[in-house]
C1' cells in the first nucleotide's frame, strides 16, 4: 500500500429504509430475609464511531475518514 469483517446503553449482543432503537447481566429504588444471597417489581442509562451525501423518512443505503482483527503483497 491493497482487500474483507467488525464499531449501536458500563460489558455482551439483536436490529439491514418508517414500527417508542431493544434483549440479557450489571448500576439504582421498593418488596422479601435478623442480615445477605437468590428471588420478585419498578426506575435511569443511547444524540448507533465520525464527518458529509441520497431519501418525504437513515442504527439500516452511498462516499470518505478514525480504531481494533484478519488475508494479501
Nucleotide at each position: 500500500c491493497g482487500g474483507g469483517c467488525a464499531g449501536u446503553a458500563g460489558c455482551g449482543c439483536a436490529g439491514g429504509g418508517g414500527c417508542u432503537a431493544g434483549c440479557g447481566c450489571a448500576u439504582u429504588u421498593g418488596g422479601u430475609u435478623c442480615g445477605g444471597g437468590a428471588c420478585c417489581a419498578a426506575a435511569g442509562g443511547g444524540u448507533c464511531g465520525a464527518u458529509g451525501g441520497u431519501u418525504c423518512a437513515a442504527a439500516u443505503c452511498c462516499a470518505u475518514u478514525c480504531u481494533g482483527c484478519c488475508c494479501g503483497a